Model confidence (mean pLDDT): 77 of 100. A computed fold for a 105-nucleotide RNA from Aquibacillus halophilus, annotated as SAM riboswitch aptamer (S box leader).

RNA sequence: UAAAUAUCCAGAGUGGACGAGUGAACUGGCUCUUUGACUCCACAGCAACCUGUUUUAAACAUGGUGCUCCCACCAGCAAAGUAAUUAGGCUUUGAUCAAAAAUUA
Numbered sequence: 001u002a003a004a005u006a007u008c009c010a011g012a013g014u015g016g017a018c019g020a021g022u023g024a025a026c027u028g029g030c031u032c033u034u035u036g037a038c039u040c041c042a043c044a045g046c047a048a049c050c051u052g053u054u055u056u057a058a059a060c061a062u063g064g065u066g067c068u069c070c071c072a073c074c075a076g077c078a079a080a081g082u083a084a085u086u087a088g089g090c091u092u093u094g095a096u097c098a099a100a101a102a103u104u105a
Stems, first nucleotide, its partner, number of pairs: 001105003005101001007099001013043005021032001023030001026076004044068003048065003051061004077094006
């Protein structure tokens, strides 16, 4: 870097530093943010994957990643239902994209 697999509405914060944006890209929205967001560091916590133990459906534990505002924000494509036609909205499902885990090349 690429590929396929499973997961993807749950869960879980304090302090310090920095100083203007942030939530993957684009578009349209909607949140958070000088009452300091984002990012980095320290400690703490959560528990999806890997690791180990055991009484092996599961539980526990250290470690490797990950995560700790809003569905890992909502929508964009399709199908069904429903409302409406100065409309093109709402609900559900699926696909696509993204995310990190482990595996393979």
It was read from a public genome assembly, where an Rfam model found it. Of the family's consensus pairs, 97% are formed in the model.